[in-house]
Context: one part of a larger RNA
RNA sequence: GCCGGGGAGUUCAUGGGAGUGGCGAGCUUAAGGCAUAUGCCGAAGGCGUAGGGAAACCGAUAUGCCCACAACCGGCUUGACCGGCGAGGGGCAGGGUCUGAAAGGGCCCGGAGUCACUGUCAUGAAACUAGAAACCAAGCGAUCUAGCCCUGGGCAAGGCGAAGGCAGGGGAAACUCUGCUGGAGGCCUGAAGGAGUUCUGAUAUGCAAUUCGUUUCCAUGACCUGGGGCUAGGGGCCAAAGGCUAAUCUAGCUUGGUGAUAGCUAGUUCCCUCCGAAGUGGUUCGCAGACCAGUCUCCCGUGAGGCAGCAGGCGGGGUAGAGCACUAAUUGGGAAGUAUGGGGAGUAAAAUCCUCGCUUUCCUCUUAAACUCCGAAUACGUCUACGCCGUAGACCGGGGGAAACGGGCGCGUGCCCGUAAGGGGCACGGCCGAGAGGGGAACAACCCUGACCGAGGUUAAGGCCCCUAAAUGCUGGCUAAGUGUUAAACUGAAAGGCGUCUAUAACCUAAGACAGCGAGGAGGUAGGCUUAGAAGCAGCCAUCCUUUAACGAGUGCGUAACAGCUCACCCGUCGAGGUUGUAGGCCCUGAAAAUGGACGGGGCUUAAGCCAGCUGCCGAGACCCCGGAGCACCACAAUCGUGGUGAUCUGGUAGGAGGGCGUCCGGAUUGGGCGGAAGCAGGGGGGUGACCUCCUGUGGACCGAUUCGGAUUGCAGAUCCCGGU
Numbered sequence: 001g002c003c004g005g006g007g008a009g010u011u012c013a014u015g016g017g018a019g020u021g022g023c024g025a026g027c028u029u030a031a032g033g034c035a036u037a038u039g040c041c042g043a044a045g046g047c048g049u050a051g052g053g054a055a056a057c058c059g060a061u062a063u064g065c066c067c068a069c070a071a072c073c074g075g076c077u078u079g080a081c082c083g084g085c086g087a088g089g090g091g092c093a094g095g096g097u098c099u100g101a102a103a104g105g106g107c108c109c110g111g112a113g114u115c116a117c118u119g120u121c122a123u124g125a126a127a128c129u130a131g132a133a134a135c136c137a138a139g140c141g142a143u144c145u146a147g148c149c150c151u152g153g154g155c156a157a158g159g160c161g162a163a164g165g166c167a168g169g170g171g172a173a174a175c176u177c178u179g180c181u182g183g184a185g186g187c188c189u190g191a192a193g194g195a196g197u198u199c200u201g202a203u204a205u206g207c208a209a210u211u212c213g214u215u216u217c218c219a220u221g222a223c224c225u226g227g228g229g230c231u232a233g234g235g236g237c238c239a240a241a242g243g244c245u246a247a248u249c250u251a252g253c254u255u256g257g258u259g260a261u262a263g264c265u266a267g268u269u270c271c272c273u274c275c276g277a278a279g280u281g282g283u284u285c286g287c288a289g290a291c292c293a294g295u296c297u298c299c300c301g302u303g304a305g306g307c308a309g310c311a312g313g314c315g316g317g318g319u320a321g322a323g324c325a326c327u328a329a330u331u332g333g334g335a336a337g338u339a340u341g342g343g344g345a346g347u348a349a350a351a352u353c354c355u356c357g358c359u360u361u362c363c364u365c366u367u368a369a370a371c372u373c374c375g376a377a378u379a380c381g382u383c384u385a386c387g388c389c390g391u392a393g394a395c396c397g398g399g400g401g402a403a404a405c406g407g408g409c410g411c412g413u414g415c416c417c418g419u420a421a422g423g424g425g426c427a428c429g430g431c432c433g434a435g436a437g438g439g440g441a442a443c444a445a446c447c448c449u450g451a452c453c454g455a456g457g458u459u460a461a462g463g464c465c466c467c468u469a470a471a472u473g474c475u476g477g478c479u480a481a482g483u484g485u486u487a488a489a490c491u492g493a494a495a496g497g498c499g500u501c502u503a504u505a506a507c508c509u510a511a512g513a514c515a516g517c518g519a520g521g522a523g524g525u526a527g528g529c530u531u532a533g534a535a536g537c538a539g540c541c542a543u544c545c546u547u548u549a550a551c552g553a554g555u556g557c558g559u560a561a562c563a564g565c566u567c568a569c570c571c572g573u574c575g576a577g578g579u580u581g582u583a584g585g586c587c588c589u590g591a592a593a594a595u596g597g598a599c600g601g602g603g604c605u606u607a608a609g610c611c612a613g614c615u616g617c618c619g620a621g622a623c624c625c626c627g628g629a630g631c632a633c634c635a636c637a638a639u640c641g642u643g644g645u646g647a648u649c650u651g652g653u654a655g656g657a658g659g660g661c662g663u664c665c666g667g668a669u670u671g672g673g674c675g676g677a678a679g680c681a682g683g684g685g686g687g688u689g690a691c692c693u694c695c696u697g698u699g700g701a702c703c704g705a706u707u708c709g710g711a712u713u714g715c716a717g718a719u720c721c722c723g724g725u
Base pairs, nucleotide, nucleotide: 001725002724003723004722005721006720011125012124013123014122015121016120018118019117020116021115022114023113026047027046028045032041033040034039051058052057061093064092065091066090067089072084073083074082075081076079094109095108096107097106098105099104128267129266130265131264135257136256137255138254139253140252146231147230148229149228150227151226152225153224154223155221157189158188159187160185164181165180166179167178168177169176170175193218194217195216199213201212202211233249235245236244237243270660271659272658273657274656275655280293281292282291283290284289296401297400298399299398300397301396305389306388307387309386311384312383313382314381315380321374322372323371327368328367329366332363333362334361335360336359337358338357341356342355343354344353345352407432408431409430411429412428413427414426415425416424417423437448438447439446452628453627454626456624457623458622462618463617464616465602466601467600471615473614474613475612476611477610478609484604485603495589496588497587499586500585501584502583503582504581505580506579507578508577516573517572518571520569522546523545524544527541528540529539552567556565557564629650630649631646632645633644634643635642636641661714663711664710665709666708667707668706669705670704671703672702679698680697681696682695683694684693685692686691
C1' cells in the first nucleotide's frame, strides 16, 4: 500500500422558534402516592387574563366614525365591470399611566392562551472525533550514575636520587668540601588497571540504541576497585558540563485530577430535488478568532406597486479638458520710475550719461492635487412616457437557520504610492473563486459560450499544406530578412540604412538634362597686409577689372615657399529622363546567457509570411428540431391523480430548505421455507439515484412484505485502531 472488521453532532436540563394535537379566559400539574393501568390520585407552584411608574401609587374602547384585501351577496352591458357587505388588516377619535406649569412626548388599551409530542437552534455540561508542550497531588526509584561514610582488595619492571647517616679532608669557630650510604616524590619511562586524544578511520536497518581498529593520557595517588550504607524530584549530588539522578533531565518515573485546555491541525460514513453566498463596513489585548450590519436560505404577515434598461424634462456640481481673469511659479523683450540700491564713465566738486538690480506697466513663451474667467462626457437626484418585474403576491414588515468577515486576475477603464516588480492600495464593471464545454500548442480568471437527460442538424470564437476536421481557394500589392509563420498576455528602444516599394512638392531636361569620357580651367597678379617665407589654398582685410564658350583674388590634396594634382565653371561626345526634399509601407543594423533546440512540430519564399478584398467549408454541451425527466404555476378532481403552460425554469462550493433509499430492533397486520430460508457466486431485468427484483448454482434452517415506532444506522481517507497479506 491493499483486503476485512471497528471508527466521529450524542444524552439530560433550561430557553427561542416552527409544525401537529388536546383544552380554551383559561391551560397545566411537580415532588410524591396507589401499584402495572399507555391508568388514577396529588392545585403547592407556573404561564396567561392590565398597564404605566425608580417608587409611592394610580389604573384602560366588551366599538363612536372611516378606508378596505380575501371571501360572500346582488346587478347587468359578462368584465382588467358596477354596487353592497366585509372575518383578518389599517387610519381617526377616545382612554390608562409616567413626565411636564402647559403644549408636547414615551409606553400601553377593542380578550388568546396554555400543556404535550416531533424536528431545529442556543446555553450549560467532556458535548462531533482524535491530537499537545504543560500544571497539580500521591507514590516508586541511587542494582545505572554523582557525592559522601564504613569495611576489604590492587598497582610487572626500569630510571632519577631529597632529607638523614657513615668515613675522610679543610677551618679558631660558625660551618664547609669529597666519597659512600640512604631511598623521598600528587617525580620520570612503561605492563596490569583506569581513561577515551587523533584518524573527524571502520561501522552507521551495526557485533553494539556508542562498538571495533590505530594513535593517545594517567599509571604511589586529589589513584583504581569489591561489598555494605546515606542523600529523592523544584528535591538530591555536582573539581560546574545544565552535568548526573535506571538507554528518560532547563526539573525523573508511575498512577490519579483527566475525556485538562487547544480561537490551531487532520478527519467526519447513503441518494435525489429547489435556491444559493462571502472574503465588505463597524467594534474588539483585535488582526489564524468573535459580535452587529450587509450578502444567502426557509416560513409567516400585508396587499400594489417595484426597478437594474431606454428616451426626454428639471436640478445641483467643478472632474477630464482648457485657460491665465485670481493665487503661486515662469522665457525673452519694450516703456516709465528709481529720492537714498551696486558698478563704471565724467568733474576740482557737481550736473550728466551708461549699465546691473528693483518697482509699476505692456507684448510674448510655459506650468499647477492643495490655481480657476471657463467647462464637458459620464455619474447622481427627481418627474414623465416606453420597457421589464409583480395579485401565479413583487416592494415592504416580522421570525427561524446559516456560511462568511485570508480573496484572486498575465482582465477593461479611471486613480494613488513606488525607479520598478507576476509590487502595494482604491473606485466602477467583468470573470475565477463556486463554471463544465470549444478556441488560445500546453495554461483558474484572454476569446466564444452559461452544461436537466438521449439523438440528429446549424453556427460562434478560432481555423482550412501534413501531423489535424475543413479551399496547396480566388483577386491585387509588399517582403528576401526564414523577416515572418505569435490577437494580447509572451519585449524589442534611442539612433541609423544610396535595401526596396508607394505618394507628393520643387527644380533641370531634345534650345540635349544627370552620370561617365575628351578638352579647356586664362591675364592684371605672387591682390593688399602679415611673415624668415605666405605665390588661390597658416592668418587678417578686401574680393575688383580684363580676355572669354568658360575660368573663384579660388573646393580639396600638396610644397619650407614655389611647383604639381583637382574642383567650381565652360565646350564637345552621348541620347532620356534626372536631381533634391517631404510623407508612408515592408525590410536591415542596433540585438548578449549559460547541455544542442525550438514558429506546437514537420516544413513553408509570386508563400503555408505581411497588407487589402471576395467566396466557400470545418468547427462547442451555444442555437434549431425530436423524444423524455424534474420543478414552478394553472384548470379539473378531491383518494391516488389527469390535462395544460414555461422564449422569459432545471451549472454550482460554503450554506439554507424539501423528498427519499438502505441497515438493526420492537408493535400491529399479512406471507414464504427441507418440494430448500439466510448467506455466497454468476447472469437477466427495473429505477434519475441511494437501491430493488428475477433465474441458475452453492448452501442447509430460518427469512420476508406493508404500516407505525425506536436507533451505538450507512466509511476511502483521520502519519486513524485491530487482524491478515
RNAcentral holds the full RNA, with entries from ENA. A computed fold for a 725-nucleotide part of an RNA from a Candidatus Ranarchaeia archaeon, annotated as large-subunit ribosomal RNA, domain II. It matches the Rfam family "Archaeal large subunit ribosomal RNA". Its family is annotated with ribosome and structural constituent of ribosome in the Gene Ontology.